Context: one part of a larger RNA
This record gives sequence, structure tokens and C1' cells, in this order.
RNA sequence: GCCAGCGAGUUAUGGUAUGCAGCGAGGUUAAGUACUUAAGGUACGAAGCCGUAGGGAAACCGAGUCUGAAUAGGGCGAAAUACAGUUGAAUGCCAUAGACCCGAAACCGGGUGAUCUAUCCAUGGGCAGAGUGAAGUUGAAGUAAAAUUCAAUGGAGGCUCGAACACGGUAGCGUUUAAAAGCUAUGUGAUGACCUGUGGAUAGGGGUGAAAAGCCAAUCGAACUCGGAGAUAGCUGGUUCUCCUCGAAAUAGCUUUAGGGCUAGCCUCAAGGAAAAGUAAAAUGGAGGUAGAGCACUGAAUGGUCAAGGGGCGCAUAGCGUUACCAAAACCUAUCAAACUCCGAAUGCCAAAUUAUGUUCCUUGGGAGUCAGACUAUGUGGGAUAAGCUUCAUAGUCAAAAGGGAAACAGCCCAGACCAUCAGCUAAGGUCCCAAAAUUCAAAUUAAGUGGUAAAGGAUGUGGAGUUACACAGACAACCAGGAUGUUGGCUUAGAAGCAGCCACACAUUCAAAGAGUGCGUAAUAGCUCACUGGUCGAGUGAUUCUGCGCCGAAGAUUUCCGGGGCUCAAAUUUGAUACCGAAGCUAUGGAUUGUAUGUAAAUACAGUGGUAGAGGAGCAUUGUAUGCGGGAAGAAGAUGUACCGAAAGGAGCGUUGGACUGCAUACAAGAGAGAAUGCUGGC
Repeated sequence: GCCAGCGAGUUAUGGUAUGCAGCGAGGUUAAGUACUUAAGGUACGAAGCCGUAGGGAAACCGAGUCUGAAUAGGGCGAAAUACAGUUGAAUGCCAUAGACCCGAAACCGGGUGAUCUAUCCAUGGGCAGAGUGAAGUUGAAGUAAAAUUCAAUGGAGGCUCGAACACGGUAGCGUUUAAAAGCUAUGUGAUGACCUGUGGAUAGGGGUGAAAAGCCAAUCGAACUCGGAGAUAGCUGGUUCUCCUCGAAAUAGCUUUAGGGCUAGCCUCAAGGAAAAGUAAAAUGGAGGUAGAGCACUGAAUGGUCAAGGGGCGCAUAGCGUUACCAAAACCUAUCAAACUCCGAAUGCCAAAUUAUGUUCCUUGGGAGUCAGACUAUGUGGGAUAAGCUUCAUAGUCAAAAGGGAAACAGCCCAGACCAUCAGCUAAGGUCCCAAAAUUCAAAUUAAGUGGUAAAGGAUGUGGAGUUACACAGACAACCAGGAUGUUGGCUUAGAAGCAGCCACACAUUCAAAGAGUGCGUAAUAGCUCACUGGUCGAGUGAUUCUGCGCCGAAGAUUUCCGGGGCUCAAAUUUGAUACCGAAGCUAUGGAUUGUAUGUAAAUACAGUGGUAGAGGAGCAUUGUAUGCGGGAAGAAGAUGUACCGAAAGGAGCGUUGGACUGCAUACAAGAGAGAAUGCUGGC
């Protein structure tokens, strides 16, 4: 890992609700006794319990009573039309019990452990060899005697080197190991606070500890074992057959509450009620201060005029004067506001004649689940007008919804799957090929593969609509020619001559026209050129506004942002048109089933039949008991194969195997259904 078997809402007592059964103003026995039988019954047994009357704390009174001074008032009752309980078994749920099952870490009690290990006690044992050479002693020197020195002797030491022995620092290997701590190499101590044998002592909040919360039998921040014990677990996991009807919630309030709970909300089942209840639309009538707008209030805030007041300065200083200073108020002008409003919608909300629908509504009672929500659109707040972010509101979808579209894609678009069909029509979206359906029609645009990513900004891209200027008395562009004179204007300057700079009623002359000069250029001149004019040519040429589609701006990490191929009078974009395709939508045909209506029924009509948590209903299968009826050596159960029947759980028939039990109907009772629990046991 697979297979097989086992494996989880039970039982008792009490309560409550529902339907059923008995009796009924009553209902019912418990213990016990008797009888019969040996396993359950039958009979007796009103003690007790519930009901028939309530009120009061109670005494007590009583259809009343309590409060009270009260005959008042009020509370709770009775009565009136409404007015029945009780016992039993069954089912749902609740309470108390382990209470659906498995699961802690822990807590407490009684014991068992020091054969491991910690420390201690008693008694034994062990430590090759080598080195160093303390004290002391002897002799000599030395001295008055000493001290002292030298030589020898001597053999001390938690001394040195190094085996046994003990340890375990470093590295490698090993790490489903040879080993639940080892092996190899290299190390440390090795006469000591040394190592070690045997026997003994200390025990669990206790021991022991040269102290690491170390060790106390591979277990230690409280050992092991049995018991309390099925501790408790607002937590995780699991919880076993089928079909039918309906079908949620992820919210509010409170909570040592926030991943739990209670009540309400939303679901379901039953009973009862309903006066046109409920829902939708709606003439009409209302309340309101949002969007917008505005500045009349409250604040913010631009410029100006006028102007108190203040600051600076001056003077002959209680004052006078002055100012490119600041500036209240007022007026004009231009603005802003969730906590501003002189104003003020659309929606929404309340009521509703009328219309539609038809029980969808309300009440009471039984049973729940839900309290982590997600995204999309719109309106706000928080954040950075960030987030697949976060908090609300309104709506939708998902959750609990399959189908078609969006390449793929819970939350987007279309649309809500009872079953069957090799029938039809459509939605969103599509119709060149992959790939069902138009290489459809008409008119335009785009040249960028734009389409098939993105901004500020930029540009003789190109289409459309305007406005305006010049133009056959010849425009624009190009070419030919001119572009002069006073004068080198004045100043400045080394120079300044159109062209470094400054100044200027920037003048005047000749002209077809020509600036006291548009650029290049020179040291300054010179030179080239422009404005301006004539000619050649011969028809449009400039400027600008709005707008459609394009261009640049545009750099990323797997080959690619059209799904791909591929597409250019499109297979792109815009506008219009007609066909077709396209879903589990709708229709058609057949069938099943639920509800309502009619109906005795059969049946018919209409409306339905997605579904998690969950409520309700109907069944299938397994084991046993009772009663009845059967089957079986001419082969039971079981196993195995099989093309049959039923809407499902399931049920038959036949063959083979097997070799002795077993089925059907009805009722009852349950150790009553397995795929999951890191489930348990066994097999492989």
C1' cells in the first nucleotide's frame, strides 16, 4: 500500500410536543398478596400521582381572593359563546447520567524500582618502564661557635615522559548503522580530589548532584506501575442504504466575547385564523435636505478701490507731517466646504382609488442549521482617489448552480439541468480554416499587422467639416535680373563701414524695387544672402479651428498579450441591412412524479420537479422472535458466471461449485447498512 473482517446518536429515569389506542369529570395503579406455570402472565391491591378552583408570604377565605380604613380602585382568577383530562406504548427534541466515536498534555491516591546512574559507607584489588632529584643525613671547607658553601647520600611530589587502566578533545566514516552512541586515526590523565570488584545506604515534590535542571534501569523542569478513569477537550478527525418535497445563513443585540454561546432574523413541519391579508404596478397625497448648485449664515480664500488702526522716518514732539510698509471694516471682482445652506432634484420610503396575482400573509406550537463569507457593478470612509487591500450601503452571481460564451478562467455575459429523442426555434456570442454557421450586401475609414497593451508630450501621416489671406490685373515654389544713393547715420572704439554694443518721431533721395538692414562672413573692409521689385512659367497656394482613424513616445528576464493558422476594397474599424449557426433556455413527442382544482374513484386541467447546512415524507436490505404457508441428498446455505425485472436502495431465473440446512407473507425487536477516523485486527 491493497484486500477481508470489526468500527460511531445507545440505554435508564424525568420533562415536553405530535399522531395513535383505552377510559373519561375522571384517569391510573406502585410495593405487595393470591393463582397458574417455571416463563411470562392473570386477578386483587387507590397508598400515591395528575385533573376537577382560585387568591394570598402565610394564617386563612373561597367563585372569589390579595392589597387596603374601605362596600373604593387595582392585581391574579371565575363566569359568559370558546370551557377535558388521564394512562399506555411509539416518534422528535431537551435535562441528568461517559450520552455519537476515537484523541491529550496533565492532576490525585496506593505501590515498585539505586543490577543503569549520582553521592556516601564497609571490605578487598590495580597502577610496565624511564626521567627529575625537595627535606633530612654524612663528610669536607669555613667560624670563637654559628650561619654559609661544596661533595656524596637520600628518594619527596594532586612533579615529567610513557604502557596497562580510565577518559572522550579533534577529524573522517557510520547515520533504514555491524552498534537505539559505534569504528578508525590522533589525543588527555596515568601515586591520585586516581581507577576498580563485592556488599550496603539514600525514593518521586523525594533522593543524589565539584551545578549541566544533570542523574535516579535506552524514560526526568518531577521515574515507573496500577487505580480515580470512559478525567476534561468551546479543539482536530471520523460518523456506514435509496428515492421524493421544501430549502437557509455567514446579520443585529449581549457575552473575560471575538474560530464558542444565547435571543432575534432567515429555513422546515403541523394546527388554526384572515375583515380582501400579502406581493407587484399605479392615479393621487405625504415626510425628507442627499446629488447638484450657491455664498444669504459659519468658516476658508484671489485681486482691486476706499480706509480706521498699527509699524518706519522727520520735525518746532500730549502734536504735526510723511510713506513703492502691514492692514480690520465696507464695496467691487473671482473661488472652496463631510461635520456651511438663501436653494434643491432623480431614486428610494410611507399611505393608496384602481389593476394583476392568489394564500404567497398572520398567529401558536415541534425541529433546525447559520454568527470565518467571496467577487462584480455603483455610492462613501480608511489607504497613496495603491492592492486579488480594508470598513459600510444598494443590487447581482458564487457559496448551495450544472449548460452555452469569455482560448483556458467559483464570483463576468447568456441561461436556471425531472427523464428520453440521430426533431425544431432562439439568447449571449459568432459565421476564411482548425470549428457549427456569410470568403453576405451597401457606404466609408485605416497602411500602422493599427486591429492584437499605456501617458504627458511631439510630428507637412491621412479622411471630413469650417474660418481666413493671396491669386489669370498672373499668386505659391523654382529659375534669370536688380537689391541703389546721402552714408563708413550718430556715439563708442585700436577698429565698429547694414550685421560687438549704445542712441534714434529708424531719416531722406533715386526708384519697378531696395531695411540706416534677415542671416553667413571679415581684425575692420571686402564677399555671399534675405526682405523688397521686374521677368520666365501658368493654377491654385498659404494660415488657422473643430473632428474620425492612424505614427512616435514603447527597455526584461521559458517562444508568443490576436487561442493558432493566417488576414489589408479584411477575416481590421465605423454605420446600416438581410440570412444562418449557436445552450440542459423555449417548442415538439413520449414517460415519471409533486401540489392545487374538479371528481367516489379512475382520470383530466393548470402550475411545478438545480441544490450545501438543514426540516419533512416514503421505502430497500441485514439479524432475531411470533403466527401462518412452504423448499431441500431428484442437492439447502454459501461461492461463482450470466444478455432478465424494478425509478433507486435492490429482486429473480438458470448453469457450475458446494454438501445440510433454508425461504415467503404479516407483525414486532434491533449489537441494523462502511471508503475515508496518520482507525483496529488478520492476510499478502
Molecule: large-subunit ribosomal RNA, domain II
Organism: Bacteroidales bacterium